[in-house]
Context: one part of a larger RNA
RNA sequence: GAACGAACGCUGGCGGCGCGCUUAACACAUGCAAGUCGAACGAGAAAGUCACCUUCGGGUGGCGAGUAGAGUGGCAGACGGGUGAGUAACACGUGGGUAACGUACCUUUUCGCCCGGGAUAACCUUUCGAAAGGGGGGCUAAUACCGGAUAAGACCACGGGCUCUUCGGAGCCCGCGGGAAAAGAGGGCCUCUGCAUAUGCUCUCACGAGAAGAUCGGCCCGCGGUCCAUCAGCUUGUUGGCGAGGUAACGGCUCACCAAGGCGACGACGGAUAGGUGGUCUGAGAGGAUGGUCACCCACACUGGGACUGAGACACUGCCCAGACUCCUGCGGGAGGCUGCAGUCGAGAAUCUUCCGCAAUGCGCGAAAGCGUGACGGAGCAAUGCCGCGUGAAGGAUGAAGGCUUUCGGGUCGUAAACUUCUGUCAGGGGGGAAAAACCAUGAUGGUACCCCCAGAGGAAGCCACGGCUAACUACGUGCCAGCAGCCGCGGUAAUACGUAGGUGGCGAGUGUUAUUC
Numbered sequence: 001g002a003a004c005g006a007a008c009g010c011u012g013g014c015g016g017c018g019c020g021c022u023u024a025a026c027a028c029a030u031g032c033a034a035g036u037c038g039a040a041c042g043a044g045a046a047a048g049u050c051a052c053c054u055u056c057g058g059g060u061g062g063c064g065a066g067u068a069g070a071g072u073g074g075c076a077g078a079c080g081g082g083u084g085a086g087u088a089a090c091a092c093g094u095g096g097g098u099a100a101c102g103u104a105c106c107u108u109u110u111c112g113c114c115c116g117g118g119a120u121a122a123c124c125u126u127u128c129g130a131a132a133g134g135g136g137g138g139c140u141a142a143u144a145c146c147g148g149a150u151a152a153g154a155c156c157a158c159g160g161g162c163u164c165u166u167c168g169g170a171g172c173c174c175g176c177g178g179g180a181a182a183a184g185a186g187g188g189c190c191u192c193u194g195c196a197u198a199u200g201c202u203c204u205c206a207c208g209a210g211a212a213g214a215u216c217g218g219c220c221c222g223c224g225g226u227c228c229a230u231c232a233g234c235u236u237g238u239u240g241g242c243g244a245g246g247u248a249a250c251g252g253c254u255c256a257c258c259a260a261g262g263c264g265a266c267g268a269c270g271g272a273u274a275g276g277u278g279g280u281c282u283g284a285g286a287g288g289a290u291g292g293u294c295a296c297c298c299a300c301a302c303u304g305g306g307a308c309u310g311a312g313a314c315a316c317u318g319c320c321c322a323g324a325c326u327c328c329u330g331c332g333g334g335a336g337g338c339u340g341c342a343g344u345c346g347a348g349a350a351u352c353u354u355c356c357g358c359a360a361u362g363c364g365c366g367a368a369a370g371c372g373u374g375a376c377g378g379a380g381c382a383a384u385g386c387c388g389c390g391u392g393a394a395g396g397a398u399g400a401a402g403g404c405u406u407u408c409g410g411g412u413c414g415u416a417a418a419c420u421u422c423u424g425u426c427a428g429g430g431g432g433g434a435a436a437a438a439c440c441a442u443g444a445u446g447g448u449a450c451c452c453c454c455a456g457a458g459g460a461a462g463c464c465a466c467g468g469c470u471a472a473c474u475a476c477g478u479g480c481c482a483g484c485a486g487c488c489g490c491g492g493u494a495a496u497a498c499g500u501a502g503g504u505g506g507c508g509a510g511u512g513u514u515a516u517u518c
Stems, first nucleotide, its partner, number of pairs: 001518003006514005013389006020381001027344002030342003035075003040072002048063006082300003092224007101217002106213007114148004123138006155178002158175007184205006226272003233263003238260004243255003275297004279290004302323005325336004353379001355378003361375001362373004392422004402413004426459001428454005436445001462507005467488003473502005483490002
């Protein structure tokens, strides 16, 4: 000098765009943050209102409404959002490999979608429990579940052939055998003989088995990026083999047996620290420091462990077990997890609203209308940063008053003020008023931006420094005291260095200090 997720002191007018718990991965009240589909399925209220009846208590029927709420089923809940605890590791970065693999939804394409069956929730009833939540009996549906048929292709076993090969194997073709699929829904039509219709026809969506693509992932390898040798030896599933199990898949991944190996001063093992990267800051560069916001990857979700479901999880707002903590309890037993958005306590030098909206973008579900979305779009708060603007402009000498100073002549603040003539940014008042949505509708922001009019210099300047480094000087007070100080150093009676005042210098809605980095 530059920088900052800053803090503190003094001060503070406006706007735009960013940014805001760096500490306790401490504990959390409350609300919201993941639903959706009636075009998969069965069932189905109430309030209210209308009509009729009425013993005036009410009853029945229509509408409300095939609505609400719940249930079975499907898809989504593995994304999006948060945090950086752990991790020195194939975690990350980069370049490769997979002849060792998977991939729901989407796209293209091939062939199918036949015949049957038994349940179960909801509901009714009964029962246990304070509750959370169950148990028994009875009825019922499906794109829920199960059996059978069919099998081009796929899979498995055996036999044969061709091509490629890193010689491990891979791909293709032929033959024989084996086991394995499926589900319907909605719209339209009725030709026959007049009408009606489905078990008929047709279209769309869905469903099953393959092939290919796209996308996203799993696994493996080379190289790269911290400190300590006052850590020098480490290792028994350890290193390798054979076989088996397991996985989507290779593999001691796991297991039985066999061998005795494997790693290490090119730093094993141990310890400390740490999420990694694109980047960011600084610097002429080389380098050094750093990893907040944004983007990519990883890891975690009260702590530890485990699996289930599923294309995908060992799953933040799913399940089970253990533990700590908090809450409820009828003491038998239960409930919970903000490192989501707000917000609270606490810790701290220190970090915001319990806001508005799904209008846009995107995501989930749905044929669609649409619904949901604290993602997101916005607004709010804080000079926290960057940028822009303003606090007036021109004229104005008796160089006014006043302050300070003086050698008492004057000098200086100083065209500065007053005064005159103007202007109208910002703020204020009044009126109009968007785009952001190609096409139909829809705007939270927002009566905002912006435009027009009005009034009036009115409402808007401070902070630090002035001995040298370093731009800027005098007076008084004090008297090695009180104090200053980044370094050198000032102060013991004329202190440009302390304190105050006037003046001056610097920056300016900021300015100084402190911490940290270069």

This is a predicted structure of a 518-nucleotide part of an RNA (small-subunit ribosomal RNA, 5' domain) from a Deltaproteobacteria bacterium. Lineage of the source: Bacteria > Pseudomonadati > Myxococcota > Myxococcia. The prediction has a mean pLDDT of 84. The RNAcentral record of the full RNA draws on ENA. Its Rfam family is "Bacterial small subunit ribosomal RNA". Rfam links the family to the GO terms ribosome and structural constituent of ribosome.